[in-house]
Predicted 3D model of a 329-nucleotide part of an RNA (large-subunit ribosomal RNA, domain IV) from Odoribacter sp. OttesenSCG-928-L07. The source organism's lineage runs through Bacteria, Bacteroidia, Bacteroidales, Odoribacteraceae and Odoribacter. Its mean pLDDT, the model's own confidence on a scale to 100, is 86. The full RNA is in RNAcentral, with records from ENA.

Context: one part of a larger RNA
RNA sequence: UCAUGGCUAAGGAACUAGGCAAAUUAGCUCCGUAACUUCGGGAUAAGGGGCGCCACAGCGAUGUGGCCGCAGAGAAACGGCCCAGGCGACUGUUUAACAAAAACACAUGGCUUUGCGAAAUAGAAAUAUGAAGUAUAAGGCCUGACACCUGCCCGGUGCCGGAAGGUUAAGAGGAGAUGUCAUAUCGUAAGGUAGAAGCAUUGAAUUGAAGCCCCGGUAAACGGCGGCCGUAACUAUAACGGUCCUAAGGUAGCGAAAUUCCUUGUCGGGUAAGUUCCGACCUGCACGAAUGGUGUAACGAUCUGGGCGCUGUCUCAGCCAUGAUCUCG
Numbered sequence: 001u002c003a004u005g006g007c008u009a010a011g012g013a014a015c016u017a018g019g020c021a022a023a024u025u026a027g028c029u030c031c032g033u034a035a036c037u038u039c040g041g042g043a044u045a046a047g048g049g050g051c052g053c054c055a056c057a058g059c060g061a062u063g064u065g066g067c068c069g070c071a072g073a074g075a076a077a078c079g080g081c082c083c084a085g086g087c088g089a090c091u092g093u094u095u096a097a098c099a100a101a102a103a104c105a106c107a108u109g110g111c112u113u114u115g116c117g118a119a120a121u122a123g124a125a126a127u128a129u130g131a132a133g134u135a136u137a138a139g140g141c142c143u144g145a146c147a148c149c150u151g152c153c154c155g156g157u158g159c160c161g162g163a164a165g166g167u168u169a170a171g172a173g174g175a176g177a178u179g180u181c182a183u184a185u186c187g188u189a190a191g192g193u194a195g196a197a198g199c200a201u202u203g204a205a206u207u208g209a210a211g212c213c214c215c216g217g218u219a220a221a222c223g224g225c226g227g228c229c230g231u232a233a234c235u236a237u238a239a240c241g242g243u244c245c246u247a248a249g250g251u252a253g254c255g256a257a258a259u260u261c262c263u264u265g266u267c268g269g270g271u272a273a274g275u276u277c278c279g280a281c282c283u284g285c286a287c288g289a290a291u292g293g294u295g296u297a298a299c300g301a302u303c304u305g306g307g308c309g310c311u312g313u314c315u316c317a318g319c320c321a322u323g324a325u326c327u328c329g
Stems, first nucleotide, its partner, number of pairs: 001324008010315002014313001019310001027051005036041001038145001052067006068072001080308007087300002092104002109142006120129003146295004151225003156222002158218005165213003171207002176202005183194004226244005253287001254284001265281005
């Protein structure tokens, strides 16, 4: 000096990003126990009292008297408590070895597919899982206890349904065209012209499914949910009116929020003093309804703020024990 452990006057979080760490509390028993609540809880709430040994009496519970200490659950072991808010209902699960959480799961709710040789999945297939199940079942997707609720938009994308018309492949079809050539014809010849059948090449019309275009439905499908101007007998504001655009213009509820840039918004509370916190306001840069909205008892090694208690976290350091390292011996 470091590590681990023990103690500390007065103060008691002044430390610090933050009470991190440490300390306090702790057992049994008696009394007592709030808000809130899903009536189960909350609750060991909180907050208090008692606890040893000896003698005597009593069957006993117990009572009376006495004794010792700072201390009688005398050592060890053995909850600190409360208030408010956010998130997630809960028990559970997770990044083996930097993250345990507000992430995942969950019971609940919804949409959707599937009639059984089911859909779905693996496999060129046989076959297997689904399931020795059968729509109160099985698969996929989303939501995430419970309470109150879940608004408007189908124009775009997707999905479902429709089949009149348009478009449309291979295939079917084969009008016609071309090549070749018997032959005919012109020419003295070389050669030229025409060209049947056959063979070969090419090929128009016509026909031809799904899809797409088209028509309709569907948002707990992917998603979306406006602007400008004017107006009331102070002012301000605008219930009201006008106008443009849209598929429709954000309803209820919530709101400087895990979302608010400006921003330490403004007001109130708490403090002597509060960028955090709590309650409001609403000017929502850029909340909003199963990508769920708003609440919510209980729960949480969760996150945030506050209080009591407690302490070497600190004012400010000191001492002790054990071990290690270094220097000297």